[in-house]
Context: one part of a larger RNA
RNA sequence: AACUAACGCUGGCGGCGCGUCUUAAACAUGCAAGUCGAACGAGAAGCUCAGUGCUUGCACAGAGUGGAAAGUGGCGAACGGGUGAGUAACACGUGGAUAAUCUGCCUUCAAGACCGGGACAACUAUGCGAAAGUGUAGCUAAUACCGGAUAAGGUGCUUUUUACAUAAGUAUGAAGCAUUAAAGAUGGGGACCUUUUAGGCCUAUCGCUUGGAGAUGAGUCUGCGUCUGAUUAGCUAGUUGGUGGGGUAAAGGCCUACCAAGGCGACGAUCAGUAGCCGGCCUGAGAGGGUGAACGGCCACAUUGGGACUGAGAUACGGCCCAGACUCCUACGGGAGGCAGCAGUUAAGAAUCUUGCGCAAUGGGGGCAACCCUGACGCAGCGACGCCGCGUGAAUGAUGAAGGCCUUCGGGUUGUAAAGUUCAUUAAGCAGGGAAGAAUAAGCAAGAGGUAAUAUUUCUUGUGAUGACGGUACCUGCCUAAAGCCCCGGCUAACUACGUGCCAGCAGCCGCGGUAAUACGUAUGGGGCGAGCGUUGUUC
Numbered sequence: 001a002a003c004u005a006a007c008g009c010u011g012g013c014g015g016c017g018c019g020u021c022u023u024a025a026a027c028a029u030g031c032a033a034g035u036c037g038a039a040c041g042a043g044a045a046g047c048u049c050a051g052u053g054c055u056u057g058c059a060c061a062g063a064g065u066g067g068a069a070a071g072u073g074g075c076g077a078a079c080g081g082g083u084g085a086g087u088a089a090c091a092c093g094u095g096g097a098u099a100a101u102c103u104g105c106c107u108u109c110a111a112g113a114c115c116g117g118g119a120c121a122a123c124u125a126u127g128c129g130a131a132a133g134u135g136u137a138g139c140u141a142a143u144a145c146c147g148g149a150u151a152a153g154g155u156g157c158u159u160u161u162u163a164c165a166u167a168a169g170u171a172u173g174a175a176g177c178a179u180u181a182a183a184g185a186u187g188g189g190g191a192c193c194u195u196u197u198a199g200g201c202c203u204a205u206c207g208c209u210u211g212g213a214g215a216u217g218a219g220u221c222u223g224c225g226u227c228u229g230a231u232u233a234g235c236u237a238g239u240u241g242g243u244g245g246g247g248u249a250a251a252g253g254c255c256u257a258c259c260a261a262g263g264c265g266a267c268g269a270u271c272a273g274u275a276g277c278c279g280g281c282c283u284g285a286g287a288g289g290g291u292g293a294a295c296g297g298c299c300a301c302a303u304u305g306g307g308a309c310u311g312a313g314a315u316a317c318g319g320c321c322c323a324g325a326c327u328c329c330u331a332c333g334g335g336a337g338g339c340a341g342c343a344g345u346u347a348a349g350a351a352u353c354u355u356g357c358g359c360a361a362u363g364g365g366g367g368c369a370a371c372c373c374u375g376a377c378g379c380a381g382c383g384a385c386g387c388c389g390c391g392u393g394a395a396u397g398a399u400g401a402a403g404g405c406c407u408u409c410g411g412g413u414u415g416u417a418a419a420g421u422u423c424a425u426u427a428a429g430c431a432g433g434g435a436a437g438a439a440u441a442a443g444c445a446a447g448a449g450g451u452a453a454u455a456u457u458u459c460u461u462g463u464g465a466u467g468a469c470g471g472u473a474c475c476u477g478c479c480u481a482a483a484g485c486c487c488c489g490g491c492u493a494a495c496u497a498c499g500u501g502c503c504a505g506c507a508g509c510c511g512c513g514g515u516a517a518u519a520c521g522u523a524u525g526g527g528g529c530g531a532g533c534g535u536u537g538u539u540c
Base pairs, nucleotide, nucleotide: 001539002538003537005536006535007534008533009532012390013389014388015387016386017385018383019382020348025346026345027344029343030342031341034075035074036073039072040071046065047064048063049062051060052059053058054057082301083300084299091226092225093224094223095222096221097220098219101218102217106214107213108212109211110210111209112208114148115147116146117145123138124137125136126135127134128133153180154179155178156177157176158175159174160173162171163170164169184206185205186204187203188202189201192200193199194198227273228272229271234264235263236262239261240260241259242258243257244256245255246254276298277297278296279295280291281290282289283288303324304323305322306321307320326337327336328335329334354380356379357378358377362376363374364373365372366371393423394422395421396420403414404413405412406411429478430477431476432475433474437469443463444462445461446460447459448458449457484529485528486527487526488525489510490509491508496523497522498521499520505512506511
């Protein structure tokens, strides 16, 4: 000097930060990932209409509207959020390689979207079960699933041109054969057509399929760097290399069969201990040393261990399966669960917060949109835990008041300090006024694009709703409150009296205390810092 600090005494306000360093211990409760009806079938409550019946305000069946909860399907759930257990490693940092790779959504370019089919949920009926759940039969739709066609292009094989190269090769042009795709939805509409509440058809938008390029994100390989121990000296059989095969998006002992006997190591292998790494942060004149809270990048993990599935993408925290420990429910047959998400509880500990408000902003997911979801985030609450700012009054005031303390008893000191007088009114509180954070939404109007079109629609311009914080910041008026802590032998700024008498005690070091203690305890006085001051711990 610093701190994610703790403890003691004390404590007025505000701004900005920070807040389980210990048990990766166990968790009650609530919330933290949904959304789309413009993919699809079906459709409850409610409302309206007109019927029938009678008990006259109820029942029944019907039509319209309505759109809940489920279900199929799509996208998302691999992001965002948490933690640091493991890991001494291509984990991280930095520089390269990929002639060994993938990439949903997005941008752009090219080509296309034709003809058919059969199911399964939901639902209905029925069975089993305490429950969780589940069986059987039947019905049905799709942008769900399947078959055929087409193939610009892609992929595989064969033949071949040119260029480049670093060994395998790479790039490029051409030909042949084989193989490979799709889905519709919504808005609007003049003519024409049909089986006319509509559809074909045309058109706009959103989607669908194949391929190229890009962007973004990832995978893999590699040079160098990255703690301690030799009281750890040898380690290694898929081990090191080769060939064939398999596997992967992809090189490779990644896996496998065979062959060879290699590979690493005092430039520290192996083993053991410790540890997430970095940008940074602290200290220091620097070199260096220490550290890795908060914020940002990467990695790893999600009760413990193992496994795959789905998918563009998986350590899949709030997915699945198996095994273990633990907790809970049970009708004893069997089931359910995972806060290292946000709050919160218990435990542990010197020690670390509210079971708050809001999606108004920023960002994310879904949706054409409206909008929905979002404990991300924005805010508020608690804590002097830290840094910074402000205040606790200003001027005047000598009878140098009273009181205290000391005294050589004259006085000195506290001390202009107080009282008194004149002013001021920051922050808090109360009252009044009152922002910015909000714009690019929908809708409306105008212009332009596109179109057969003055529909619809897209773009631009104008107008236009929305604030959790919060009646907050700020302004005005009224009205008053607020100082402690440590020290005074030397180091080290600041001394006297009394008490005690090697006792009680102090102490960072030197050391004080045994009857005149500036060192213990108290008091006056003084010094330092100040809403803090000291102590302890840790680092330089």
The part of an RNA shown here (small-subunit ribosomal RNA, 5' domain) has 540 nucleotides and comes from an uncultured bacterium. The RNAcentral record of the full RNA draws on ENA and SILVA. The prediction has a mean pLDDT of 81.